[in-house]
RNA sequence: CUCAUCCAGAGAGGCAGAGGGACCGGCCCCGCGAAGCCUCGGCAACCGUAUUCAUGCUGGUGCCAAAUCCGGCAGAACCCAUAACAGGAUCUGGAAGAUGAG
Numbered sequence: 001c002u003c004a005u006c007c008a009g010a011g012a013g014g015c016a017g018a019g020g021g022a023c024c025g026g027c028c029c030c031g032c033g034a035a036g037c038c039u040c041g042g043c044a045a046c047c048g049u050a051u052u053c054a055u056g057c058u059g060g061u062g063c064c065a066a067a068u069c070c071g072g073c074a075g076a077a078c079c080c081a082u083a084a085c086a087g088g089a090u091c092u093g094g095a096a097g098a099u100g101a102g
Stems, first nucleotide, its partner, number of pairs: 001102006011040005019029003023072004041064003045061003048057003068096001073093004078088002
């Protein structure tokens, strides 16, 4: 860089000691212990593999709060409003990000 997927699934213990959820805004998690590291466990997305072709295995990568936590940009129609802006909520597409394969 290209392609595919992202409303499913899956945590305990030890060390440590204040942050974490990519960024921004919101909203959350956190001394009833964040990040990080270690041990053990688990999940099964992609690759791989077996095959009765629907499932199994868990070797590689990955993952184990909340939909990628929600939104961010554009469009459609709705609420509010005399109208416009702003705001709210819905849908569609996109951007960005994550993971895998190449």
Notes: The prediction has a mean pLDDT of 85. This is a predicted structure of a 102-nucleotide RNA (SAM riboswitch aptamer (S box leader)) from uncultured Pelolinea sp. The model forms 97% of the base pairs in the Rfam consensus. The RNAcentral record of the sequence draws on MGnify.